The RNA shown here (SAM riboswitch aptamer (S box leader)) has 118 nucleotides and comes from Peribacillus cavernae. NCBI's taxonomy places the organism under Bacteria, Bacillati, Bacillota, Bacilli, Peribacillus.

RNA sequence: UUCUUAUCCUGAGAGGUCGAGGGAAUGGCCCUAAGACGCCUCAGCAACCUUCAAUGUGUUAUCGGCAUUGGAAAGGUGCUAAGUCCAUCAAGUUAUUUUUGAACUUGAAAGAUAGGAA
Numbered sequence: 001u002u003c004u005u006a007u008c009c010u011g012a013g014a015g016g017u018c019g020a021g022g023g024a025a026u027g028g029c030c031c032u033a034a035g036a037c038g039c040c041u042c043a044g045c046a047a048c049c050u051u052c053a054a055u056g057u058g059u060u061a062u063c064g065g066c067a068u069u070g071g072a073a074a075g076g077u078g079c080u081a082a083g084u085c086c087a088u089c090a091a092g093u094u095a096u097u098u099u100u101g102a103a104c105u106u107g108a109a110a111g112a113u114a115g116g117a118a
Stems, first nucleotide, its partner, number of pairs: 001118008013042005021031003026087003043080003048076002050072008084110001088108007
């Protein structure tokens, strides 16, 4: 870098340093000299990898596997403004009533993170 699987309306910030942009891209909207973004230190959140138990499946049976639920947090990542900050495309529902708009649901696309494979 590519492919694949899962998740994305929960949660969790202080200090130091630097000095002008940052929130992926475009538009909007927002954060920012009362110092953002980045980097460092410490702290925290979460539970993907890890691990424990119960139940189910399956087996002649046990172990193992798989699925669901619950618990733990030492380590590898990740995360700690705003729903992935909002939107785009398709189908549908509802109310209004003539303008092609609003709200919502499902799916897709794009993106982020993790596990696996090349």